[in-house]
RNA sequence: AACACGAAAGGGCAAAUCCGGCGAAAGCCGGAGACGCAAAGCCACGGGUCUAAAGUUUAAUUGCGGUUAAACCAAGACAGCCGGGCUACCGAA
Numbered sequence: 001a002a003c004a005c006g007a008a009a010g011g012g013c014a015a016a017u018c019c020g021g022c023g024a025a026a027g028c029c030g031g032a033g034a035c036g037c038a039a040a041g042c043c044a045c046g047g048g049u050c051u052a053a054a055g056u057u058u059a060a061u062u063g064c065g066g067u068u069a070a071a072c073c074a075a076g077a078c079a080g081c082c083g084g085g086c087u088a089c090c091g092a093a
Base pairs, nucleotide, nucleotide: 005091006090012037013036017032018031019030020029021028022027035080041086042085043084045083046082047081048078049077050076055072056071057070058069059068060067061066
């Protein structure tokens, strides 16, 4: 010094919940708050999960336009589900 690793110190992030905002929703953003986290920093690439607005199909209904319901569906979301990629502070064993 590098890789692996995770003691210490300094510091970092922030689950649930509450408040405000955005969104059809999942969820996201800001504030409060700390369950936890050594990548809980970043990337939806593989798997997985969540949602289903639009769309498709079916059914019901309607004089028509349409309306309602169900199923399917991501181009929406989750990096604090797992794997993978990229980057990074400190330095005991």
Molecule: c-di-GMP-I riboswitch aptamer
Organism: Bacillota bacterium